Context: one part of a larger RNA
C1' cells in the first nucleotide's frame, strides 16, 4: 500500500448485488426437512344415485353405478438434492496413464420371447399379553408379492475339432454334443400406451491398479510376523496377504523409512514488475463424517445424516418388568466467544421424487427479513451575492482570519413523503397460472424542507497559532515530545485528509 467470512471506538441518509458461527465434530425444547403411485392388489369407509325386500314411514337389510378417502401388500424413491471439516500425510487430492482383472437401476439402440400351473401372507376378524412401545395365538383373502413345470437364440459351467490376434498372465471367435436359467400384468369399446424376460451395443456413472506431485521436526535412525515373496485355496462385481493353510526368508530406509507435531485436497483467492509467498470463507470438482465404537441386511447402487442391530456416554418416559431420542439438514434455544441473522413467504420460475396424467411431496431452490460486513452508484442542494454584516478566535490594537462562507434573490427536486397507473420474469395448442408485490418503474403535488462525520496537523507526512498545565497530568507506530512561553499532552480557533463512513487491533502478500 494492498487485502479480510472480521471485531471494537466514534459516526450513520438511500439504492443495487454479495456474504453473514473462522470459538464448542458443545448440548438441544419446539415446527418442518421424502415421499408418490388405486392405471399392480384385495379390503374397508365416505358422498351422491339406480333397483329389490322390509318397514313402526322415522328407517332398515341388500345388489349395481359414479367420485372421493388412503390403514395394509406391491413398486420406484429413500445411495440423489442439504449439512458439516472431526478424521485423514493417504492412491485421499491433483495431473497423465491403464484394466488382456471389473460393474451399471432408471435412458437409448436392437434382436428374441411372454406357454401353463401352485402354495401362502399382511390386510381384516377373533382371542390373549402389556402402563406403553409392541407382541403372540386360531381363521379368511388378492396380486406386477412368492414357487415350481415348459420353451432356450442366446447367458453362464465344464469340454471340444478348428479359425484368428496379440500386451506377460493371455484376448477373440466357433461346429459340436452334455449341464444349469426366464417372464406379469394393468388403462382402454378399440387403436393402441404404460409396463414383463432374456442377450447385445451405446450413453452417462462407479470401482481397481500405476508413474510424477503434494506441510513440519533428525532434539524422531533404525523400522517390520501377514511382515516380503511364492504354490494352493476361500471371499469379491473384480486384481491383490483381501482372508487362510503350507513353504523360502524377506521387505522398507539419510533419494529421510519408522515415530511425532500439523492439516481435508483442487480449480481458485489475496499479494507480486515476475519469480515466488500465503489462504483453502463464499461458488464448482473430489474425499471423509454423521451422538462415540462396531457390524451386517435390503438394494442395481450403502455398510446407508432425518434405516436395522449390538456396546457406550447422555437426555427423557415408566404402572420399575420395560421403552424412547440423536439438528455437522432449515430456522430457532442454552453455552462457549471480540464476533455471525428469521422459530418468515411461496412452490410463480429453475431442478428433483413418484404417477399414464391431473396432481402430490420439495426448509433443494426462488424470494422476503435483520446487519454499512463488503464491492458499486447516488445525495445531503445549484447559481448568484461584500455592507467583506453580527458572532468567534487572534493582534504589534491598525487590522488579520473564519468568508461566498451565512443573511439575501433566482431556480431544481435526485432521494424523501402522499396520491394515480403499473409491469418483465408466464415456457407448452388454447385456456389458466407471481411468492416476490402493489415493489420496480412512470405520472402529478410538495416543500431546500428530513439526510455529516471521523481522524490528524514535532519529523517520517498533507496541514499552526492562543489559552492551561509545569518530568505532572498525559502522548507514542519510530525518532521522541512534557522540568514556565509546549506548532508533540489538553481545550478553542484555524488548516490538512478521507467522506456515509472514519480511525484502532488482529492477520496475509
Nucleotide at each position: 500500500g494492498g487485502a479480510c467470512g472480521a471485531a471494537c471506538g466514534c459516526u450513520g441518509g438511500c439504492g443495487g448485488c454479495g456474504u453473514g458461527c473462522c470459538u464448542a465434530a458443545c448440548a438441544c425444547a419446539u415446527g418442518c426437512a421424502a415421499g408418490u403411485c388405486g392405471a399392480a392388489c384385495g379390503g374397508g369407509g365416505a358422498u351422491a344415485u339406480u333397483g329389490a325386500a322390509u318397514u313402526u314411514c322415522g328407517g332398515u337389510u341388500u345388489a349395481g353405478u359414479a367420485u372421493c378417502c388412503a390403514a395394509g401388500u406391491g413398486g420406484c424413491g429413500c445411495a440423489c438434492g442439504g449439512g458439516u471439516g472431526a478424521g485423514u500425510a493417504a492412491c485421499g487430492c491433483g495431473u497423465g496413464a491403464a484394466c488382456a482383472a471389473c460393474u451399471u437401476g432408471a435412458c437409448c439402440u436392437u434382436a428374441a420371447g411372454a406357454g401353463g400351473g401352485g402354495g401362502a401372507u399382511a390386510a381384516c376378524a377373533u382371542c390373549g399379553a402389556g402402563a406403553a412401545a409392541u407382541c403372540g395365538g386360531u381363521g379368511c383373502u388378492a396380486a406386477u408379492a412368492c414357487c415350481g413345470c415348459a420353451u432356450a437364440a442366446g447367458a453362464c459351467c465344464a469340454c471340444a475339432a478348428c479359425c484368428u490376434c496379440g500386451c506377460a498372465u493371455g484376448g477373440g471367435g466357433a461346429a459340436g454334443g452334455g449341464g444349469u436359467c426366464a417372464a406379469a400384468g394393468g388403462a382402454g369399446a378399440g387403436a393402441u400406451c404404460c409396463g414383463c424376460u432374456u442377450a447385445a451395443g451405446g450413453a452417462g456413472g462407479g470401482g481397481u491398479u500405476c508413474g510424477c506431485g503434494u506441510c513440519c521436526c533428525a532434539u524422531u535412525a533404525g523400522g517390520u510376523a501377514g511382515u516380503u515373496g511364492g504354490c494352493g485355496g476361500g471371499a469379491u462385481a473384480a486384481c491383490a496377504g483381501c482372508c487362510c493353510a503350507c513353504c523360502a526368508a524377506g521387505c522398507c530406509g539419510a533419494c529421510g523409512a519408522u515415530g511425532g507435531g500439523u492439516a481435508g485436497c483442487c480449480g481458485a483467492g489475496c499479494u507480486g514488475a515476475g519469480a515466488g509467498g500465503c489462504u483453502g470463507a463464499a461458488c464448482g470438482g473430489c474425499c471423509a463424517c454423521a451422538c462415540u465404537g462396531g457390524a451386517a441386511c435390503u438394494g442395481a447402487g450403502a455398510c446407508a445424516c432425518g434405516g436395522u442391530c449390538c456396546a457406550g456416554a447422555c437426555u427423557c418416559c415408566u404402572g420399575c418388568g420395560g421403552g424412547a431420542g440423536g439438528c455437522a439438514g432449515c430456522a430457532g434455544u442454552g453455552g462457549g466467544g471480540a464476533a455471525u441473522a428469521u422459530u418468515g413467504g411461496g412452490c410463480a420460475a429453475u431442478g428433483g421424487g413418484c404417477g399414464g396424467a391431473a396432481g402430490c411431496c420439495u426448509g433443494a431452490c426462488c424470494c422476503a427479513g435483520c446487519a454499512a460486513c463488503g464491492c458499486c452508484g447516488c445525495g445531503u442542494g445549484a447559481g448568484g451575492g461584500a455592507a467583506g454584516a453580527a458572532g468567534g478566535u487572534u493582534u504589534u490594537c491598525g487590522g488579520a482570519u473564519u468568508g461566498u462562507a451565512a443573511a439575501c434573490c433566482u431556480c431544481u427536486g435526485u432521494c424523501g413523503c402522499a396520491g394515480a397507473a403499473g409491469a418483465c420474469g408466464a415456457a407448452g395448442g388454447a385456456a389458466g397460472u407471481g411468492a416476490c408485490g402493489g415493489u420496480a418503474u412512470u405520472c402529478u403535488g410538495u416543500g431546500a424542507g428530513g439526510a455529516a462525520g471521523c481522524c490528524c496537523c514535532g519529523g517520517c507526512u498533507a496541514a499552526c497559532u492562543a489559552c492551561g498545565u509545569g518530568c505532572c497530568a498525559g502522548c507514542a507506530g519510530c525518532c521522541g515530545c512534557g522540568g514556565u512561553a509546549a506548532u508533540a499532552c489538553g481545550u478553542a480557533g484555524g488548516g490538512g485528509g478521507c467522506g456515509a463512513g472514519c480511525g484502532u487491533u488482529g492477520u496475509c502478500c
A computed fold for a 509-nucleotide part of an RNA from an uncultured Clostridia bacterium, annotated as small-subunit ribosomal RNA, 5' domain. The sequence was found in a public genome assembly. The prediction has a mean pLDDT of 84.